[in-house]
Context: one part of a larger RNA
RNA sequence: UUGGGCGUAAAGGGCGCGUAGGCGGUAAGAAAAGUUGGAUGUGAAAUGUCCGGGCUUAACCUGGGAAUUGCAUCCAAAACUGAUUUACUAGAGUUUAGUAAAGGAAAGUGGAAUUUCCAGUGUAGCGGUGAAAUGCGUAGAUAUUGGAAGGAACACCAGUGGCGUAAGCGGCUUUCUAGACUAAAACUGACGCUGAGGCGCGAAAGCAUGGGGAGCAAACAGGAUUAGAUACCCUGGUAGUCCAUGCCGUAAACUAUGAGAACUAGCUGUUGGUAUCUUUAAGAUAUUUGUGGCGUAGCUAACGCGAUAAGUUCUCCGCCUGGGGAUUACGACCGCAAGGUUAAAACUC
Numbered sequence: 001u002u003g004g005g006c007g008u009a010a011a012g013g014g015c016g017c018g019u020a021g022g023c024g025g026u027a028a029g030a031a032a033a034g035u036u037g038g039a040u041g042u043g044a045a046a047u048g049u050c051c052g053g054g055c056u057u058a059a060c061c062u063g064g065g066a067a068u069u070g071c072a073u074c075c076a077a078a079a080c081u082g083a084u085u086u087a088c089u090a091g092a093g094u095u096u097a098g099u100a101a102a103g104g105a106a107a108g109u110g111g112a113a114u115u116u117c118c119a120g121u122g123u124a125g126c127g128g129u130g131a132a133a134u135g136c137g138u139a140g141a142u143a144u145u146g147g148a149a150g151g152a153a154c155a156c157c158a159g160u161g162g163c164g165u166a167a168g169c170g171g172c173u174u175u176c177u178a179g180a181c182u183a184a185a186a187c188u189g190a191c192g193c194u195g196a197g198g199c200g201c202g203a204a205a206g207c208a209u210g211g212g213g214a215g216c217a218a219a220c221a222g223g224a225u226u227a228g229a230u231a232c233c234c235u236g237g238u239a240g241u242c243c244a245u246g247c248c249g250u251a252a253a254c255u256a257u258g259a260g261a262a263c264u265a266g267c268u269g270u271u272g273g274u275a276u277c278u279u280u281a282a283g284a285u286a287u288u289u290g291u292g293g294c295g296u297a298g299c300u301a302a303c304g305c306g307a308u309a310a311g312u313u314c315u316c317c318g319c320c321u322g323g324g325g326a327u328u329a330c331g332a333c334c335g336c337a338a339g340g341u342u343a344a345a346a347c348u349c
Stems, first nucleotide, its partner, number of pairs: 003321004007303002012317001014201004021194003025088005033081002035077008049065006091191001092188004096183004103177007110154001115149007125136002162169002206247006215241002220236004258316006266294005272288006278281001298305002322349003331342004
């Protein structure tokens, strides 16, 4: 490379936008680039091959044919592909009217709780554990009542509920703003799908500068446990967690399942719509968008998947090729650093 693969054996890029490229709906026309057929020329000879001939045979030598799957020119065909012209509406999109939602950004605001401080009541314990101790407390703690401050998070509602491309999003209000779904028409007329590079977004931790700091809590200190205990348990506690701005660019970034399209039994729950019907109800039926549970055919090594496919097909991208060495070395690029991305070999089994 071919072939075969990628839920769990190696293998789906963390996610999007999108360039090049690849692929691409229906009808008709003209042309004939690809395509197909034919003709002519060429495709040296030798080798190889087929039928013969010559050395007693063979190797060897030799005659003829076919082949030389290619290229060029000409003639023809017009189904398919491409380019082109003209149309179309089933893909895609726009307009209108509605619907639901923790979608995003900013500002404001609310109550409960923890902690600290102030004041009152009150007295000897509190706290913590398997049991304790460290710790706090007669300088009045814990408990309880009133007040104040400050930070962070939003109980119930809450739901295999919702929204978002993913990461993710949950008190309430306002402003700005993105998308989805539904209905019925009208309009545009293939405008589409995918997407190497590229660009953007991207949990937590971490980094830089400046704020903030209630609770929690790496590190650290002490008390226990233990043979030891650099742990698990307890008492404390700093970075951090929070905010603004800028980096980092990784996760079991998981549905371990790329995106898009078409087709292929049913049953059942639920979210958001729409239509119809009636007994107007905690209703029924149909349809549709999501999200769950079973399950047929089929698939699968099995587990399982099963219209949200891992079934049957098509298009495009990414990736895999025995284990270790190796989420490595070197180099390159990126980064303030931490490090990240790309990515071998020797050797060994």
This is a predicted structure of a 349-nucleotide part of an RNA (small-subunit ribosomal RNA, central domain) from a metagenome. The prediction has a mean pLDDT of 88. It matches the Rfam family "Bacterial small subunit ribosomal RNA". Rfam links the family to the GO terms structural constituent of ribosome and ribosome. RNAcentral holds the full RNA, with entries from SILVA.